SAM-I/IV (S-adenosyl methionine) riboswitch aptamer from uncultured Roseicyclus sp., 93 nucleotides, folded computationally. The prediction has a mean pLDDT of 80. Its Rfam family is "SAM-I/IV (S-adenosyl methionine) riboswitch aptamer". For this family Rfam cites "The aptamer core of SAM-IV riboswitches mimics the ligand-binding site of SAM-I riboswitches" (Weinberg et al., RNA, 2008).
[in-house]
RNA sequence: GCAUCAAGAGCGAGGCGCAUGCCUCCGCCAACCUGCCAGACCCGGCAAGGUGGUCGCCCGAAAGGGGAUGUGGCCAGUUCGGCAACGAAGGGG
Numbered sequence: 001g002c003a004u005c006a007a008g009a010g011c012g013a014g015g016c017g018c019a020u021g022c023c024u025c026c027g028c029c030a031a032c033c034u035g036c037c038a039g040a041c042c043c044g045g046c047a048a049g050g051u052g053g054u055c056g057c058c059c060g061a062a063a064g065g066g067g068a069u070g071u072g073g074c075c076a077g078u079u080c081g082g083c084a085a086c087g088a089a090g091g092g093g
Base pairs, nucleotide, nucleotide: 001071002070003069004068005067010026012025013024014023015022016021027054028053029052032050033049034048035046036045037044041093042092043091057066058065059064073083074082075081
């Protein structure tokens, strides 16, 4: 800078803190990035890898302002680079 802040999903286990809360594990939700679904693109799907969420964004009459999340990961690194990504889906144009 751009996108979203609609909907959805745990009266689980453990730890820390006086406390609002915070962290870890497991489950679940979503589908932002990577990946997969025929070679490319679009739509759609899957949810493996990376995040995020699991009470709700806040202020304002509005304009607008503020905030949050995402805009793959790991290894190596002087340069060139290298590695993993489901037993799920396996469609349409």

Of the family's consensus pairs, 100% are formed in the model.